The RNA shown here (SAM riboswitch aptamer (S box leader)) has 100 nucleotides and comes from a mouse gut metagenome.
């Protein structure tokens, strides 16, 4: 850079000690009953590889993942609504992960 997916699924222990949920803003949430991060073990099964197989599926391995839809919104278009900074659908943008 291209492409696919992103409302499913899956946590305990130890270390650390203050913020964390990608970035900006707003909201909401998690967090001294120890979050986030790291390590160990366990688990999940999205993509890929291999094996046997008609296939479904299975097993092993690689990457990934294990609060909340990518936590929600922001931008564009449509719909609802008397109207709105409201509600809703789709798309985009940004991001994450896999494969090439």
């Nucleotide at each position: 850079a291209u492409u696919a997916u992103c409302c499913a699924g899956a946590g305990u222990g130890g270390a650390c000690g203050a913020g964390a949920g990608a970035a900006u803003c707003g909201g909401c949430u998690c967090u001294a009953a120890g979050a986030c991060u790291c390590c160990a073990c366990a688990g999940c099964a999205a993509c890929c590889u291999u094996a046997a197989u008609a296939g479904a599926g299975u097993a092993a391995g690689g990457u990934g993942c294990u609060a909340a839809u990518a936590c929600c919104g922001a931008c564009a278009a449509g719909g609802c609504g008397g109207g709105a900074g409201g509600c809703u659908u789709u798309g985009a943008a940004u991001g994450a992960u896999g494969a090439u």